[in-house]
Molecule: c-di-GMP-I-GGC riboswitch aptamer
Organism: Cellulomonas fimi
RNA sequence: UCAGACAAGGGCACACCCGUCGCGAGGCGGGGCCGCAAAGCCACGGGACCCACGCGGUCAGCCGGGCUGCCGACC
Numbered sequence: 001u002c003a004g005a006c007a008a009g010g011g012c013a014c015a016c017c018c019g020u021c022g023c024g025a026g027g028c029g030g031g032g033c034c035g036c037a038a039a040g041c042c043a044c045g046g047g048a049c050c051c052a053c054g055c056g057g058u059c060a061g062c063c064g065g066g067c068u069g070c071c072g073a074c075c
Stems, first nucleotide, its partner, number of pairs: 004071001011036002016031006034061001040067003044064003047059004
């Protein structure tokens, strides 16, 4: 350095529920735990979704790409 382990210590949090914001997709806070080694961040490409159809918006836990990053066994 690679590799992703029935390792250690930690991290995130689907569905669902409560509150709140939004027309909506959905966001945020709390609970939760299906899962995740980038399920950290970025709408750049593809894709899906919403709309008051606009030079509009949402999804990074759909895929690719970019940036950053903890641990670290076997090989």